[in-house]
Molecule: FMN riboswitch aptamer (RFN element)
Organism: Fidelibacterota bacterium
RNA sequence: CCGCGUCUUCGGGACAGGGCGAAAAUCCUGACCGGCGGUGAAAGUCCGCGAGUCCGUCAGAUGCCGGACAGAGUCUGUGAAACUCAGACACCGACGGUAAAAGUCCGGAUGGAAGAAGAUGGAA
Numbered sequence: 001c002c003g004c005g006u007c008u009u010c011g012g013g014a015c016a017g018g019g020c021g022a023a024a025a026u027c028c029u030g031a032c033c034g035g036c037g038g039u040g041a042a043a044g045u046c047c048g049c050g051a052g053u054c055c056g057u058c059a060g061a062u063g064c065c066g067g068a069c070a071g072a073g074u075c076u077g078u079g080a081a082a083c084u085c086a087g088a089c090a091c092c093g094a095c096g097g098u099a100a101a102a103g104u105c106c107g108g109a110u111g112g113a114a115g116a117a118g119a120u121g122g123a124a
Stems, first nucleotide, its partner, number of pairs: 004121007017029003031104002033093002035049004044091002052069005073089005095107003
């Protein structure tokens, strides 16, 4: 230094103001938010991963593991290099709940996880 085992800690943000109404942080207007790794250079929209649901495995259930489903960007400029920067105009957002339809409220969740940092062990 690289990889492996064990353990510890960390690990998601956001509807101000206005309108209609009996009722909306859910509708209309307007506002606001952006997990993790990668990528010649910094990404919600590129390539992947995670959270969620379903199926398989199982006597059955949970977890692991395997599989399936699940969102969105262009133009111009600078540059050696940018779908990542600057400018402009766009777009997207699980499930259940609710006096009324939710990316932003409440809940599963004082959870889990992509992953980040550190400690330690043995071996090469």